[in-house]
Molecule: transfer RNA
Organism: Candidatus Doudnabacteria bacterium
RNA sequence: GGGCCUAUAGCUUAGUUGGUAGAGCGCCGCAUUCGCAUUGCGGUGACGCCGGUUCGACUCCGACUAGGUCCA
Numbered sequence: 001g002g003g004c005c006u007a008u009a010g011c012u013u014a015g016u017u018g019g020u021a022g023a024g025c026g027c028c029g030c031a032u033u034c035g036c037a038u039u040g041c042g043g044u045g046a047c048g049c050c051g052g053u054u055c056g057a058c059u060c061c062g063a064c065u066a067g068g069u070c071c072a
Stems, first nucleotide, its partner, number of pairs: 001071007010025004019055001026044006048064001050062003
């Protein structure tokens, strides 16, 4: 320098014909307890970035960034 793959919540991740973005752990509150833990209920928080296509994009297309891998 070139080819391919990946990027979703603090962490691990699901997400099929493009149509309201889910889960587990975590964190916060309440209940339970003498207190802690457990348990139950509720809450919190995410589509790497910039454009394009479309009525509508996590999803399709292009560029960029970061990581991985192969070739040179």